[in-house]
RNA sequence: GCCCGGGUGUCGGAACUGGCAGACGAGGGGGACUUAAAAUCCCGUGACCGCAAGGUCGUGUGGGUUCAAAUCCCACCCCGGGCA
Numbered sequence: 001g002c003c004c005g006g007g008u009g010u011c012g013g014a015a016c017u018g019g020c021a022g023a024c025g026a027g028g029g030g031g032a033c034u035u036a037a038a039a040u041c042c043c044g045u046g047a048c049c050g051c052a053a054g055g056u057c058g059u060g061u062g063g064g065u066u067c068a069a070a071u072c073c074c075a076c077c078c079c080g081g082g083c084a
Base pairs, nucleotide, nucleotide: 001083002082003081004080005079006078007077010026011025012024019067027045029043030042031041032040046057047056048055049054060076061075062074063073064072
């Protein structure tokens, strides 16, 4: 240099054919149980604004297409593999 795969909450990892982003698990938080703990069970867990109801933003970065983009297209950055 060329080719292929990947980048999503704190972490691992889903999201089908473009149509509710974050399922499921881990971790940390609150609670129940216990003399206390462990285990187990329940609740809840992206950011910002708001007393609340609710709203806005958020899939590596920046653009584009579309009524609608994590998903399609372009450029770039980063990680892994292959070829030379």